[in-house]
Context: one part of a larger RNA
Parts: sequence; C1' cells; structure tokens
RNA sequence: GAUCGAACGCUGGCGGCGUGGCUAAAACAUGCAAGUCGAACGCGAACGUUCCCUUCGGGGAGCAAGUAGAGUGGCGAAAGGGCGAGUAAUGCAUGGGAACGUACCCCGGGCGUCGGGAUAGCUGUGGGAAACUGCAGGUAAUACCGGAUGACGCCAUUCGUGGUCAAAGAUGGGGACCCCUUCGGGGGCCUAUCGGCCUGGGAGCGGCCCAUGUCCUAUCAGCUUGUUGGCGAGGUAACGGCUCACCAAGGCUAUGACGGGUACCGGGACUGAGAGGUCGGUCCGGCGCAUUGGGACUGAGACACUGCCCAGACUCCUACGGGAGGCUGCAGUAACGAAUAUUCCGCAAUGGACGAAAGUCUGACGGAGCGACGCCGCGUGUGGGAAUAAGCCCUUCGGGGUGUAAACCACUGUCAGGGACCACCAAGCAAUGGGGGUUAAUACCCCCCGGCGUUGAGGAAUCCCAAAGGAAGCCACGGCUAACUUCGUGCCAGCAGCCGCGGUAAUACGAAGGUGGCAAGCGUUGUUC
Repeated sequence: GAUCGAACGCUGGCGGCGUGGCUAAAACAUGCAAGUCGAACGCGAACGUUCCCUUCGGGGAGCAAGUAGAGUGGCGAAAGGGCGAGUAAUGCAUGGGAACGUACCCCGGGCGUCGGGAUAGCUGUGGGAAACUGCAGGUAAUACCGGAUGACGCCAUUCGUGGUCAAAGAUGGGGACCCCUUCGGGGGCCUAUCGGCCUGGGAGCGGCCCAUGUCCUAUCAGCUUGUUGGCGAGGUAACGGCUCACCAAGGCUAUGACGGGUACCGGGACUGAGAGGUCGGUCCGGCGCAUUGGGACUGAGACACUGCCCAGACUCCUACGGGAGGCUGCAGUAACGAAUAUUCCGCAAUGGACGAAAGUCUGACGGAGCGACGCCGCGUGUGGGAAUAAGCCCUUCGGGGUGUAAACCACUGUCAGGGACCACCAAGCAAUGGGGGUUAAUACCCCCCGGCGUUGAGGAAUCCCAAAGGAAGCCACGGCUAACUUCGUGCCAGCAGCCGCGGUAAUACGAAGGUGGCAAGCGUUGUUC
C1' cells in the first nucleotide's frame, strides 16, 4: 500500500447493486416451510335458508351439495431448503474403465382375457385421562389374489426344444344394429383422449473400479490375521474378502507405512511485477450430516432433516396406569459473544409436486423491511461580490490571518418533500370464430390462427408545484509524513507505530486560532499478502 462476512470511537443526506450468527453441530415458546388428484373408489354432513306440520318443546321435506370432510388408492414426499460436526480418503479434482440400475420423459414391437375373496371408511358396541385401541356386522376400486395367453426377453439345453414371468380401467362423443328396461334410461358396439402390462433402444441421472494429485508431525518406525492371494460357495442391480468354508503365507513401509494433530474438497477469492504466499464466507459443482448411537422397512431411488423401530441424554403432558418431542428450513426467543437483520408481503414472474385441465400447494423463489457492513453513483448549490465588515487569532502595535469566505445581488432546481399520470415486468388462462387432423360422423377430442373477458406482491419513468430552502464531518500537523503559532501545564497531567516528547518560553501533553489530508465518511484495533 492493498484486503475483509469484520468489530470499536466520533459523525451521518439520498439512491443502485451486493451482503449480514465467523462464537454454542449448545437449548428452543409460537406460526408457517409437502402436498395433490372426485377424469381410480365407496361414502358423505353442518351452519344457514325456503316450505309444510306442530301439543310451540319440536318434527319433516327441498336448496345449500354430491359441497365441506375423513377414508381406500395413485404420484410426490430421496427434490427443493439448511449447515460443515465428522472425514487426510469409503472424500474431492483431472483423466480413463467395465461387471450394473433407472420412476417420470422420448422412439419402436407386442398384449390388453376369465374369475375370486377381502378391507378401511361406515354402523353397532366396548377399553383409555390422553395418545390411541379391541370386538361384531357390512361395502368399493386403477387396492389385493387365482387361472388363461404368453412373442421379444430371461433360464436350461442333447440346439430338436423345454421351462418361466403380465395387465386396469377412467372420461368425452355417437348414426345404424343387438340386449335389458320401472319407458326415464342403461349396456353391448364404434370412436377419441388419458392411463395399464410385457419387451427392445435412447436421453438424462445414479452405483462401482483404476491412475495421478491433494496439510503438519520421525520427540510416531515398524504395521497387518479377512490381514495378502487362490479354489469353491453365498450375497448384490453390479465387480470384488463384500461375506463364509478350505488352502497357501502373504501384503504395506524412510518415494514415510502405522500412529498423532489439523482440516469438508474444487471452480475460485485476496495479495503480488511474477514466481509464490494465504484463504475456501456469499454464488456454482461434488461430499458429508440432520438431538447422540444403532437398525432395518417401504420404494425406481433412502438406510430417509419436518418417516418407522431400539437404546442414551434432555424437555414437556399426565387422572401416575402411561404418553409426546427434535429449527444444522423461514422468521423469532433466550444464551454465548467484540459482533451479525422482520415472528413482513405475494405466489404476479421463474422453477418444482400433483392434476386431462381449471387449479391447489410451494418461508424454493420474487419482493419489501433493518444495518454506511462493502462497492459504485449523486447531492449538501452556481455566478457576481471589499485592497477586504463584525467577531476570533497572531502582532515588532505599523499591521497580518480567517477571507470572496460571509452579508448582499442575480440565478439554478439534482436529491429529499407535495401532487398528477400510468408504460413495462404478462407469458398465460379463457367465452367464442376460422382452418387442418382424427373418425362411420358435421359429434367429441387434438393442433394452428384470431380472440370477448381476465391475472401485479412489489417496483420505474415522465410532467407539474414549492423553495437555497432539509443535508459535513473525522483524523493529523517533531522526523519518518503533507501540514505552525499562542496560551495552559511544569519528568506532573499526559502522548507514543518506531525514534522518542514533558524537570518554566513544549511546532511532540491539553485548549484555541490557523493549516494539511480524506470525505458521508474518517480514524483505531484485528486478519492475510
């Protein structure tokens, strides 16, 4: 000199873009952060309101409404979000590899048949303070189960063949024909869309293996028995001591094994002429973790932050029998600390989950709020104005400085303030019209074009009004180092980065005037180069 997730002191006008618990991976009140689908399925209220009856207590019916709602089922919940405790290699980075998996998405081939029994919800009835739970009855499905068919595939093979594995429907529309009918209609059938099953390929994603690189320590020198290799078996999606039986006795190591300490890694950041040194906060990629330790279940995927079980510590409820909980999500609390923000608004945009869609959910995200924490930009006025007012300071008492500074005159209008106005961030969705496709069909549906109407949490620009009005401080002035005098003090009080100042004329202490530097900041402390 540069740097910062900074802190402290004094001061403080505006805006843009960033950024903000570095300490206790210590503990957490409260609210929210993962739901969605009625076009998979069976059920299905109430308040209210209208009408009728009424013994005036009430009862019944319609609407509300097949709505709210719980339940079965499907998909999602393994993403997104947080943090860095652990980890020195099971990680990361770069480059290779072969023995694998893959829900949703894309392309292709084939199939979509016949049956069955349950169960939740519900009803009835019990237990319990609660959490929750027992028994009986009865019901649906794209839930579950059995049979059939089984191509490609998979397994076996004497290469002839044999064995083995599946499914589910829903919604819209319809001329003829057929069936049932309570004559309202329903079904078959046809057709469209979305799904279902088997299978091949792809994309993206993931699991695995190898090489090289990846901090300090020898006051750590030897380490290892599933250890190193083989054969066989098991296990896995898959290779492999991954696991097991048997056999052999190997394997690693001064090119630092083993041990100890420290530490998430990279893209990158800071500094430096570079080489290098230091760092890894915000953003992006990877990894790890989710109160501590362990375990599996479900699933395409987890050994799963807001799932389950067990154990530990802690907290809470209890009718003492027993139960509940996990902010290293967003806010917020207390604690710790030198120190770090709102219990805000919105799903309008982008993205995600579900859904055919409308849409619902989304503390992701988009915004606003707080903090000069950082960077950048702007302003606090502009021009004129005396051989120069007053005040203050110095003085050799002549004068000099503050100083064109002020006053005063003329002007301007950034920002802040008040008012008006609304572009854009909006793409979508959608009544409806036209064209095309599909089809037996002019219906339905899909695609393209036009399009009534409708969607903004929050923010900008422009114009007008008014008025110099509301907006300057901090540090230094002995040398290094730009900037000097007076007074006070008298080795005292004090200063200080180093040298050093202060003991009666201190440019070094304190104050004042002046000057220098930077400026909405300026200094101090700390960190790194």
Predicted 3D model of a 529-nucleotide part of an RNA (small-subunit ribosomal RNA, 5' domain) from a metagenome. Its mean pLDDT, the model's own confidence on a scale to 100, is 84. RNAcentral holds the full RNA, with entries from SILVA.